Fluoride riboswitch aptamer (crcB RNA motif) from a Chloroflexota bacterium, 67 nucleotides, folded computationally. Model confidence (mean pLDDT): 80 of 100. Taxonomically the source falls in Chloroflexota (Bacteria, Bacillati).

RNA sequence: GAGGCUCUCGGCGAUGGAGCUCGCCGCAACCGCCCGGUUCGCCCGGGCUGAUGGCUCCUGACGGAUA
Numbered sequence: 001g002a003g004g005c006u007c008u009c010g011g012c013g014a015u016g017g018a019g020c021u022c023g024c025c026g027c028a029a030c031c032g033c034c035c036g037g038u039u040c041g042c043c044c045g046g047g048c049u050g051a052u053g054g055c056u057c058c059u060g061a062c063g064g065a066u067a
Base pairs, nucleotide, nucleotide: 009026010025011024012023013022016058017057018056019055020054021053032048033047034046035045036044037043
């Protein structure tokens, strides 16, 4: 110096906040999906789902019903 493992800490998981939980990462994890094109590039054009990684609650947006 590189690699591996463990512990602690911190960060991340396509749109906000919190709790619990799962996974991942240590300057990396992460930066959605489908179709076509493509100079193959985190590119170009068109279409689609969702405030969660998962569960619950709150907030925001949209739709419906009741008072």

The sequence was found by an Rfam model in a public genome assembly.